[in-house]
RNA sequence: AGAGUUUGAUCCUGGCUCAGGAUGAACGCUAGCGGCAGGCCUAACACAUGCAAGUCGAGGGGUAACAGGAGAGUUUGUUCUCGCUGACGACCGGCGCACGGGUGAGUAACGCGUAUGCAACCUACCUUUAACAGGGGGAUAGUUUGAAGAAAUUCGGAUUAAAAUCCCAUACAACUAUGAAUAAGUAUUUAUUUAUAUUAAAAACUCCGGUGGUUAAAGAUGGGCAUGCGUAACAUUAGAUAGUUGGUGAGGUGGUGGCUCACCAAGUUAGUGAUGUUAGGGGGCCUGAGAGGGUAGUCCCCCACACUGGUACUGAGACACGGACCAGACUCCUACGGGAGGCAGCAGUGAGGAAUAUUGCGCAAUGGAGGAAACUCUGACGCAGCCAUGCCGCGUGCAGGAUGACGGCCCUAUGGGUUGUAAACUGCUUUUAUACAGGAAGAAUCCCUUGCUUGUGAGCGUGGUUGACGGUACUGUAGGAAUAAGCAUCGGCUAACUCCGUGCUAGCAGUUGUGGUAAUACGGAGGAUGCAAGCGUUAUCCGGAUUUAUUGGGUUUAAAGGGUGCGUAGGCGGGAUAAUAAGUCAGUGGUGAAGUACUGCAGCUUAGCUGUAGAAUUGCCAUUGAUACUGUUAUUUUUGAGUUCGGUUGAGGUAGGCGGAGUGUGUAAUGUAGUGGUGAGGUGUUUGGAUAUUACACAGAGCACCGAUUGUGUAGGUAGCUUACUAAGCCGAUACUGACGCUGAGGCACGAAAGCGUGGGGAGCGAACAGGAUUAGAUGUCCUGGUAGUCCACGCUGUAAACUAUGAUCACUAGCUGUUGGCGAUAUGUUGUCCAGCGGCAAAGCGAAAGCAUUAAGUGAUUUACCUGGGGAGUACGCUCGUAAGAGUGAAACUCAAAGGAAUUGACGGGGGCCUGUACAAGCGGUGGAACAUGUGGUUUAAUUCGAUGAUACGUGAGGAAUUUUAUUUGGGCUUAAAUGCAGAACGACGAUUCGGGAAACCGAUUCUCCCUUCGGGGCGGACUGCAAGGUGCUGCAUGGUUGUCGUCAGCUCGUGCCGUGAGGUGUCGGGUUAAGUCCCAUAACGAGCGCAACCCCUAUCGUUAGUUGCCAGCGGGUAAUGCCGGGGACUCUAGCGAAACUGCCGGUGUAAACCGAGAGGAAGGUGGGGAUGACGUCAAAUCAGCACGGCCCUUAUGUCCAGGGUUAUAUAUGUGUUAUAAUGGUCGGUAUAGAGGGUAGCUAUCUGGUGAUAGGAUGCUAAUCUCGAAAGCCGGUCUUAGUUCGGAUCGAAGUCUGUAGUUUGACUUCGUGAAGCUGGAAUCGCUAGUAAUCGUGUGUUGGUGGUGAUGUGGUGAAUACGUUCCCGGGUUUUGUACACACCGCCCGUCAAGCCAUGGAAGCUGGGGGUACCUGAAGUUUGUAAUUGUAGGGAGUGGUUUAGGGUAAAACUAGUGACUGGGGCUAAGUCGUAGUAGGGUA
Repeated sequence: AGAGUUUGAUCCUGGCUCAGGAUGAACGCUAGCGGCAGGCCUAACACAUGCAAGUCGAGGGGUAACAGGAGAGUUUGUUCUCGCUGACGACCGGCGCACGGGUGAGUAACGCGUAUGCAACCUACCUUUAACAGGGGGAUAGUUUGAAGAAAUUCGGAUUAAAAUCCCAUACAACUAUGAAUAAGUAUUUAUUUAUAUUAAAAACUCCGGUGGUUAAAGAUGGGCAUGCGUAACAUUAGAUAGUUGGUGAGGUGGUGGCUCACCAAGUUAGUGAUGUUAGGGGGCCUGAGAGGGUAGUCCCCCACACUGGUACUGAGACACGGACCAGACUCCUACGGGAGGCAGCAGUGAGGAAUAUUGCGCAAUGGAGGAAACUCUGACGCAGCCAUGCCGCGUGCAGGAUGACGGCCCUAUGGGUUGUAAACUGCUUUUAUACAGGAAGAAUCCCUUGCUUGUGAGCGUGGUUGACGGUACUGUAGGAAUAAGCAUCGGCUAACUCCGUGCUAGCAGUUGUGGUAAUACGGAGGAUGCAAGCGUUAUCCGGAUUUAUUGGGUUUAAAGGGUGCGUAGGCGGGAUAAUAAGUCAGUGGUGAAGUACUGCAGCUUAGCUGUAGAAUUGCCAUUGAUACUGUUAUUUUUGAGUUCGGUUGAGGUAGGCGGAGUGUGUAAUGUAGUGGUGAGGUGUUUGGAUAUUACACAGAGCACCGAUUGUGUAGGUAGCUUACUAAGCCGAUACUGACGCUGAGGCACGAAAGCGUGGGGAGCGAACAGGAUUAGAUGUCCUGGUAGUCCACGCUGUAAACUAUGAUCACUAGCUGUUGGCGAUAUGUUGUCCAGCGGCAAAGCGAAAGCAUUAAGUGAUUUACCUGGGGAGUACGCUCGUAAGAGUGAAACUCAAAGGAAUUGACGGGGGCCUGUACAAGCGGUGGAACAUGUGGUUUAAUUCGAUGAUACGUGAGGAAUUUUAUUUGGGCUUAAAUGCAGAACGACGAUUCGGGAAACCGAUUCUCCCUUCGGGGCGGACUGCAAGGUGCUGCAUGGUUGUCGUCAGCUCGUGCCGUGAGGUGUCGGGUUAAGUCCCAUAACGAGCGCAACCCCUAUCGUUAGUUGCCAGCGGGUAAUGCCGGGGACUCUAGCGAAACUGCCGGUGUAAACCGAGAGGAAGGUGGGGAUGACGUCAAAUCAGCACGGCCCUUAUGUCCAGGGUUAUAUAUGUGUUAUAAUGGUCGGUAUAGAGGGUAGCUAUCUGGUGAUAGGAUGCUAAUCUCGAAAGCCGGUCUUAGUUCGGAUCGAAGUCUGUAGUUUGACUUCGUGAAGCUGGAAUCGCUAGUAAUCGUGUGUUGGUGGUGAUGUGGUGAAUACGUUCCCGGGUUUUGUACACACCGCCCGUCAAGCCAUGGAAGCUGGGGGUACCUGAAGUUUGUAAUUGUAGGGAGUGGUUUAGGGUAAAACUAGUGACUGGGGCUAAGUCGUAGUAGGGUA
C1' cells in the first nucleotide's frame, strides 16, 4: 500500500465483500511448564449459612464467665466466701460507625470535565498562638424486685455513679444592636481603630513531667455554593411554563437564592432547538498517517444508589449499604394475639444465560478505627486455590548418517518421483519433568534490654522478638532422549496439488462461485502451506471507506439545481485616512491530579511486569506587547448600485372597439342520385331531394400569408387591426446621491395543461359513451356520431420531461462567422478595436466519455438548494394545506449483488442508402392429382437392428438385406474362447478317414500318423495352464480424422506507425471501377499474409514429333464384298511437346483504373466453356456403426459359433422418382448415324433348337486388333379422339436363368387378364446455351440373381431476360437498441400456489408519565383550652406539607386481533404481449 465482484470487452459512477489490529469474550478440536495480569457484560432477580466495625477499665457503676491469690468448710474428690489482682459479659459514657468495600438502577443535569469566584460559607481529629477551668443541683441505665407476653420485647417499685446532664459565676479578639474615624473597592460593601449595651464556657486523671477539657484566632485537610465554556440522537417531539419569570417584605439555612411564604407586576424560555426519548461522566482504552470514529470492564478521580417509595433524628460531617420511623411488595417464625428480615461487602446457593472462580490462609507486610500502650478489630489488604481468558518466556532435543531402506502416495510404470537425513544406526547434551539434599529476600518497626546526646518530651546506636505465603522461589546431585504437538487451510482474492469416491446428489461458501461421470472448490487419502500450546469459528469495534469528504466528494446525461420572482433573519461585501484592539500573532505567569502512552536509566536469569527521572499533556485562565488583515467607530471618495435628461425596441401585461377568410346552422333557389369515409369497407347521411352550386342571415372560436435556430417577458407564457392605461429593457449624454450592494432558511406573490365551484356561452374539435370495422380476442389503433371539457367572468387547485434535464451574482481567460436593437464613421457601395441580446464553428482548459468552450460544463470569489447502492417507495403512519381530486413533508421491516452513465465491437430491426445472385420478373419443363418403385414417420411385431430429422434428414450411411452380410429375434451350443505372441508343458502329433446322434454348430466313437541327430538332444506341431483377449455396449456434449452448410460469398487478419485513458479505431474508409478487398486515384498510414485471380486437368484452333492394333489421298496386288494385303504419313485419329488471348491493336469517353464500339484481326474476345480447388470462422451441425482413441460398463456374457425367422410387415401420412394420361402420338415394316466404357471361369462372333427369356456346340480376344452394342431420327403402312391398337398396374397359367437354396423373398420370357389415370387445388422445384427438354448407351457394386437409384457418355436440340418495385439469400455502409446463449433475444402486468416481513382494522391486554378530585402514615414545622411536670418542657390534639392508596376523563406508547391492503421472494403454472428496432399506433 490494496484486491475481488456489474460487461462479449472498456472507461466511469456506485454499492457489497476480503486481507490488518483489538476484546472482561463464547464455541469446536487439542494441550508440557512457569511468570504477570484478568475473571456475572444477562435478572439494580431472589437469597440458606458463616464472616465483613469496633474499641477504650488510664471516664464510670460494677463482677455474669475465665484465671491467680487469700480465707473458711471438708467425706482430700473438691465446695463456699472475698473485686484483692489479671482481666471482663451486659450497661452508662467517649471516639469511630459519613472511611474503607460494592453496584451503575436513576440522572441529558453545574451530573461530569476545565477555568474562575465566594466582599455569601462550614470544617471533628491534627498543627501553631493566646486565655481559662470557681461553686452548686437533680436524675438515669445498670443492679435488685414485681408483672404481662409463645416470642420479640414491654411496663411498674426501690436504689446508684460518671469526663452523662442541669443551674449560677467569670470571659476576650466571638455574636447582636446603635454610633464615630481612616483606608480600600465596579458595587451590595470590605478592612482597621474605637464607644455603649446584650448573650454564651469548662472534667477530670496523674508517676506532678503531663494527658485530657473550655473559649478565641490562624493554618492544614475535607466539604458546600455560584459562574463562563464543553458535554447523545430524533423536528414524523414546536411550542413549553402559574412558584412559572421578576420585584418588595418575611421566614429558613453553615451560607447566597422562589429555597419557602405573603403581596405586586406579567413575565421567562424556544429554530444558536425549548418541551418530550436513550445514557452515569472523566483520566483513559481500541483503531487510525492524522483529523476523527468507537468505547467507558480491570486501576485512579467525581457523582448517584443501597428491597421499592417517603421522612427526619443523632452528629463536625448522613437525610446514613451491614442506624431509626412509616407505607408497599416479597420471604420467614407464630401459641394467630403478634413479631423478624434486606449480600449492588467476601465466599457461597438458586434462577437467568453462549458465558465468568474457593462457603480457603493470615493480619507477617501496607493502610484504617479505638487505645497512653501492650493490644483488639479489619473478606480493606497480603497470599494461596480454580480457568490457556489474555500477554510474555521456556521446552518437546542436537550433530553425523544414502543401499536415498521398508511402508504409504503419485506417474509417461522392467523404471522414476515424493514422504526424506526423515527413520534405523553412531556420538553428544540434560533446559524441563522425576527423585534426594540444602534453602532465601520480603523484617523496617512497635515493644523489651542497653549505650550516647539531651530539655523528665525526643533523637541516634547495640543486642533481642515478629513470616500467612512456604520448606515456596532458588541452588546442587543422580540417571536417562528419556516426560511433552496440535489446529486450520490448499480455485481466485490468499502462502500451499495430486489421486480416489460422489455425479446439481451428498454437500461447500466471507465474496465471486462450485457440484449435472475425468471436481486442484464436496468427502477421504498422500503431500504441501501457515501459525504453534495453541489453532480455527462466531460476535462486536475501528481501519481499508476520500463510502458524510474540516483535512478530503459531488449535482448536463451516473443519486443530486428549488417551477419562477420579491424579500426577512443570517452569511458575504468597492477605494482612502485616522482611532481602537474583539478576532489574529508573539512573550510571560498559573493550571492541565496520580496512573497510562513516549524517552533515558534501573529491578526480577530475559521478556511481559515493575520502579525512578525527564519530556509531553496540542487545552483553559490571566497578563504584557504587535496592528498587516477581518471587525467596530469617525471622516471622505466614485468606479459597484441608483436617480435625471433625450432617443429607441418589442406577439410584454390589462381593459375596450373593429375586421375579413374558413367552418357550422337556418332560409330561398338551381339540380338529381348518390354522398361520405377507408388499406378495403361498413355504421352514418340521402327521392320527405342529400352531396354539389348560388344568394342572404346568424353563431361561436381561432387569427393564413408576413414568420425567421426572429422579438419580448423573472418563469409559466405571448401572434389579426386599433384605442386607452401600464410595466420593462437597451443606447447616448451629462449632472446628482454616495456602497445605498450580492445571495437568501422560514415567509409572501406569480405559476402551462388537466381538474373543482358559481354563472354564462357552445361553431369546430372532442376524454367518457354508442355504433361500425379490424382481430383468435380488440374494453385499443381506424371510421361515423357524441357528453363533459375546450371559450368568458369570478374563486380554488399548485403540479409538468415547469428542460438549457445546466441556481443566482461578480471578475478573468485565443478567435472566426451569421443575425436582432441602438450608436458612430461614411465615398450611400458599405463599415467599426463600440454596447446589449439570439445562434453556428472552434483554441487553451475541463470532462468517464458524449461533449462544453466569453450565453462554460474553463479559472477564481460569495451565497443558497439538493445527493450518498438498487428495490420496498415518493409508499405507510403522523402532521399541514385543499370542497374534492390530491399536494407538501416523508420512514422502517424485508430483499438483491448489483442497479446505473458514456462509449466500443458485433448481432438484430415489420430503419435507411448502395450492390449482387436463376432471388424476382420473362420463358421452358416439372412436383403437388393417378398407378407403381424407393426412402421416412406412424402403427404392428418375438424381432420388424442402428444411425441421419428445417434450409444442411427422408433413391441418405447402403456403390446393391434370399443364406452369408447382420449389428436384431427364437432356439441350440462354447467359456482363454475365432486369430496372434510369450512362458511352462503332458505328449507326437496337427490333421485326415469312416460311423452314429443332430437343423447345423457341435458331441461321441473309430482308423491312420512327423523330421534331423554326434543319441545328450534339437527343430516342428501341440491338447492343457498362466499372461495379454473380445464387445456394431454407452458417451460425436471428452476427442482425432472426415464431411455438410453459410459459400466459390469476398471476405478474414498481421507487423510497424498514428489516434483514443481504454475496449478499440486507422490500414480494410472516400470517389470511381470490377465477377472479385479486381484495379486506379485520393489518403496517417506504409507494408505483408490467408482468401480472389493465375499456376493444374478436360475441351475448342494450329504447328511439330511419332505412326500400331488406328487411317487410306496417291501407287500396286486381291475379293462376291470389306485397309483384306504390299506399302504410305499426306488426311482423320492417337498422345507427347509447343504456339495461341494479353484489353495486345484501332476509335470514343475518362486524370487513371476501366468501360463502350455485334470494330478489326482471330479457331476462340474480354474469367472462351467446364472441372478440381472451399479463407478466418458459424451451427457443442453429422459420424464412437468406416477407422482411430480417453473414460465408463459386460466377462459361463452386452463375448463367440450354428440353424430358422426378421430388417421386404401395412387402415395410414409424406419426400424423391418412374410410367402415363396420347396423334409433335401408338403400332408394324424398312433404313442411317455416336461417344465413353467393360471383358478370362469373362465378353462372346458364328451355327443349331426354341415364339421368347435362353439352351447346346464352336471361334476370336488379357483387347485402338476380338467382343458387348444404340435410340430418338428418316421413309412408308395402319390406328382417327375413343378410357381407345392410349395406359400398363393387378391377377392367372406356363416357362428361362443364377445360386447349396427363389415359400416368406429375385430378375427375366411367353400367353391371357387390362385397374387408376383424359394434364392435376392451395402451393412449390429446376434451368440462361450445346443449357433446358428429349433420346438411347456404358460403368461400378456380387460367389451368384436383382435398380425406375447413383454416376459417366454421346445424339437431337430450344424459348426468354423490359428490368431491380416486390419475395428469398448474401456483401458493404449508416442509424436505433434495455440484445451479447446475440430477435427462436430481452422483457411487463393480472390471476393461481407456497413462504416472509409489514400497513389498516370492530376491539382486547399491558406500560410509564401528567392532570383533577377524595383519602392520607411516619416525620418536620406551627398553634394549643382542660391535663402532666417546680421549671425548661412533654403527652394528647388541630393545621400546613407529603409517600402511598382510590376515583375520573383524556393523551402517549407497546403487544395482540376475525378480516383486509399492497410489497418482497420462490428452474420449468395461466392469460395476453405493454416496453426495447420506426418494437410493428413513437